A computed fold for an 88-nucleotide RNA from an uncultured Rhodobacteraceae bacterium, annotated as Glycine riboswitch aptamer. Its Rfam family is "Glycine riboswitch aptamer". The family has 44 seed sequences and 9,425 matches in Rfam 15.1.

RNA sequence: ACACGCCGACCGGGAGAGCACGGUCAAGGUCGUCGCCGAAGGAGCAACUGCCCCGGUCACUCUCAGGCAAAAGGACCGGUUGGAGUGC
Numbered sequence: 001a002c003a004c005g006c007c008g009a010c011c012g013g014g015a016g017a018g019c020a021c022g023g024u025c026a027a028g029g030u031c032g033u034c035g036c037c038g039a040a041g042g043a044g045c046a047a048c049u050g051c052c053c054c055g056g057u058c059a060c061u062c063u064c065a066g067g068c069a070a071a072a073g074g075a076c077c078g079g080u081u082g083g084a085g086u087g088c
Base pairs, nucleotide, nucleotide: 002087003086004085006083007082008081009080010079011078012077013076018034020033021032022031023030024029035068036067037066041064042062043061044060047057048056049055050054
């Protein structure tokens, strides 16, 4: 230098579900009431797996949290870039 995976930053794409009702507020917001969604996070559980009794991957599930017009957020994907590693 190159390749590989990990972590971070920036840019682009990015689903689902009531613009619900009532109170308050100039509005935003907030409180209460039900009804819903899964792709922040979290949790349960099955399977696989490792350097093994602690981890990793991940389908399904729960909805504590989050969300249900727009905005914001958003797992994940692509591009650019930085960091410490491994291989060579």
Description
The sequence was found by an Rfam model in a public genome assembly.